[in-house]
RNA sequence: UCUUUAUCCCGAGUGGUGGAGGGAGUAGGCCCGAUGAAACCACGGCAACCGGGUUCGUAGCGAACCAAAUGGUGCCAAUUCCUGCCCGGCAGACGACGAGCUCACCGGGACAGAUGGGGA
Numbered sequence: 001u002c003u004u005u006a007u008c009c010c011g012a013g014u015g016g017u018g019g020a021g022g023g024a025g026u027a028g029g030c031c032c033g034a035u036g037a038a039a040c041c042a043c044g045g046c047a048a049c050c051g052g053g054u055u056c057g058u059a060g061c062g063a064a065c066c067a068a069a070u071g072g073u074g075c076c077a078a079u080u081c082c083u084g085c086c087c088g089g090c091a092g093a094c095g096a097c098g099a100g101c102u103c104a105c106c107g108g109g110a111c112a113g114a115u116g117g118g119g120a
Stems, first nucleotide, its partner, number of pairs: 001120008013043005021032003026084004044076003049072002052066006080112001085109005092103002094100001
């Protein structure tokens, strides 16, 4: 880097260095930031993917529960900050207040992305 699979409305921050940006990319929106952004370092924490333990089922393999002292990652503003494409609903806005889903809103899916596990 490619591929496959699971998860993504839960949770968890202080200090130092630094000095203007940041929230993946693109567009719009909305936020964060000189009461100090990104990045790096130290310490702390969250979680329970791998790994560990117990029980159960099993052909392969899987399910439920437990722990977090220890190992491999990850993560610690806002749902992956929200929307964008498709489908369904809905008459609040809009509309000769008519028809009507254009907008808003609600639900589902796709795409993209992130992280873990497996494979090349």
Description: Model confidence (mean pLDDT): 85 of 100. The RNA shown here (SAM riboswitch aptamer (S box leader)) has 120 nucleotides and comes from a Deltaproteobacteria bacterium. It was read from a public genome assembly, where an Rfam model found it.